[in-house]
Predicted 3D model of a 542-nucleotide part of an RNA (large-subunit ribosomal RNA, domain I) from an Armatimonadota bacterium. Rfam family: Bacterial large subunit ribosomal RNA. Rfam 15.1 lists 51,934 matches to the family in 10,816 species.

Context: one part of a larger RNA
């Protein structure tokens, strides 16, 4: 010193367990903010450092409802209270809410620093409440060159912005890696990403559609069509629609012509402004002459039901037997609209919470529907003629972009540049473009729901089970690192129950040996406790 067998240590795998995760659904809910949001500094406890709570009225105040014995949060202990005159606790409505932050008197190195102007106590310093930023719109007052006006300027307890919001949404900008087995058209993708906006959803919506010689009838989301038809250095790849079958399901205001009133300028005209009219494509209104009377919507009252606490809720303390411990095993009995689960010293329908199935709201919300008040409509005649029917538009040329669609035959929808019409005997579309037929009325506007997300609640999972699952099951966006944007850990388990080992010894202590406590202590700070490493002990070999 190898090797092998016993034993230990170190160590933290492994197996079990779950307080946290990840997903799917159904239901409900969805905007906060100068009445001062989000998010924070500091502070409030007899002892009080964190966390959670809460704000100078500071671990709480009031008051309405629920609840029924116990409370002083996690979180022990000492103190000292409170509760059947109903505490703690849940839940509705109030009350108060320090500084900071849009932060809004000024100012600033956020949580400080310094005012003004009124009131009230003050001798003064000081101290108490109120108030005072900017912008747009309104309304009053003033008011220049230049007489009126206008610009400008003041003031207003008149309204209203302002910030902030994981995800969803809509515009407005917009990449590269990558793929194409290089690589540039092209892909990746209008994606990431940046910017502005809006909401509880947005957006999109009532045919200048679509269809095809039949017929549909806004818009939107699903399923199919269809990986079709297309597009494509016809490469890699890119990819519709009508149509059918669901979910929902809804229509509407205007502008014009006329007509009437008011201001303006002006005179026999013409601007603006209100009211009335008037909304179409079997064209449609205006004009003339007639005729009937309902809804959306808004607020006010009622109001089924729901939503914010909650409550009832069967049937074995059953007797034996193994345990430390009975729910296990054996006997025997009972409920069952409840034999879902969970917990209880091991596996419980009857033992606790529950579960089936009922019952429940003082206050504050939503809400079908009801109803009153407002609010605003509908139908039908007319031969012609006259007037209107969205204009730098439509449509054209040429540069882009968007359409699955890459300049193609390229329509169809967006516009940077020039050009530029028509009012119904008009216009546009039906994929270049004529014809011929069909469809539909652009150049103003509004719109529930069927859809995305996000939170809550409840239910579920051939989801994860502590290197897994969120980064985060443990005080984590923590400790830690970075000037900063920013990065970003590790870290779960004694036992049924602390019963956490009085008391004795060795030791300075850490630690260990009795001793006691438990079923166990080789369960003592911790379940199990694998290798690897690192001893002791003994064979065997050298």
């Nucleotide at each position: 010193g190898g090797c092998g067998c016993a034993u230990g240590g170190u160590g933290g795998a492994u197996g079990c367990c779950u307080u946290g995760g990840g997903g799917c659904a159904a239901c409900g809910u969805g905007c906060c903010g100068a009445u001062g949001a989000a998010g924070g500094a500091c502070g409030c406890g007899g002892c009080c450092a964190g966390c959670g709570g809460c704000g100078a009225a500071a671990c709480g105040c009031u008051u309405c409802g629920g609840g029924g014995a116990g409370c002083u949060g996690c979180a022990a202990g000492c103190g000292a209270g409170c509760g059947a005159u109903g505490a703690u606790c849940c839940g509705g409505a109030g009350g108060a809410a320090u500084c900071c932050g849009a932060a809004u008197g000024g100012g600033g190195a956020a949580a400080c620093c310094c005012g003004g102007c009124c009131a009230c106590a003050g001798a003064a310093g000081c101290g108490u409440g109120g108030u005072c930023a900017c912008c747009c719109a309104g309304g009053c007052c003033u008011g220049a060159a230049c007489a009126c006006a206008u610009a400008g300027g003041g003031c207003c307890a008149u309204g209203g912005g302002a910030g902030g919001g994981c995800a969803c949404c809509g515009g407005c900008g917009g990449a590269a890696c990558u793929g194409a087995a290089a690589c540039a058209u092209c892909u990746u993708a209008g994606u990431a990403c940046g910017c502005c906006g809006a909401g509880g959803a947005a957006g999109a919506g009532a045919a200048a559609a679509c269809a095809a010689c039949c017929g549909u009838g806004a818009u939107u989301c699903c399923g199919g069509u269809a990986g079709u038809a297309g597009c494509g250095g016809c490469g890699a790849g890119c990819g519709a629609a009508a149509c059918c079958g669901g979910a929902c399901c809804a229509g509407c205001c205007u502008a014009a012509a006329c007509c009437g009133g008011a201001g303006g300028u002006a005179u026999u005209g013409c601007c603006u402004c209100c009211g009335g009219g008037g909304u179409c494509g079997u064209g449609g209104g205006a004009c003339g002459a007639u005729c009937c009377a309902a809804a959306a919507c808004c607020a006010g009252a009622c109001a089924a039901g729901c939503c914010u606490a909650g409550u009832u809720g069967a049937a074995g303390a059953c007797g034996g037997u193994u345990g430390g411990a009975a729910a296990g095993c054996c006997g025997u009995c009972c409920c069952g609209a409840a034999g879902a689960g969970c917990g209880u010293g091991a596996g419980a329908g009857g033992c606790g919470c529950g579960u089936a199935g009922g019952c429940g709201a003082a206050a504050g919300g939503c809400a079908a529907g009801u109803u009153u008040g407002g609010g605003g409509g509908g139908a039908a005649c007319g031969a012609u003629a006259u007037c209107c029917c969205g204009a730098g538009u439509a449509c054209c040329a040429c540069g882009g972009g968007a359409c699955a669609c890459g300049a193609g035959a390229a329509a169809c929808c967006c516009u940077g540049u020039g050009g530029g019409a028509a009012u119904c005997a008009g216009g546009c579309g039906g994929g270049a473009c004529c014809a011929c037929c069909c469809g539909c009325c652009a150049a103003g506007g509004c719109u529930a729901a069927a859809u995305a997300c996000g939170c809550g609640u409840u239910g579920c999972c051939a989801c994860c089970g502590a290197u897994a699952g969120u980064g985060a099951a443990c005080c984590a966006g923590u400790a830690c690192c970075g000037u900063g944007a920013g990065g970003g850990a590790a870290a779960g388990g004694u036992g049924a129950a602390a019963a956490g080992u009085a008391c004795c010894c060795c030791g300075g202590g850490a630690g260990g040996g009795g001793a006691g406590u438990g079923a166990a202590a080789g369960a003592g700070a911790c379940c199990u406790g694998a290798a690897a490493c690192c001893g002791u002990g003994u064979g065997c070999c050298u």
The coordinates come from a structure-prediction model, not an experiment, and the mean pLDDT is 82.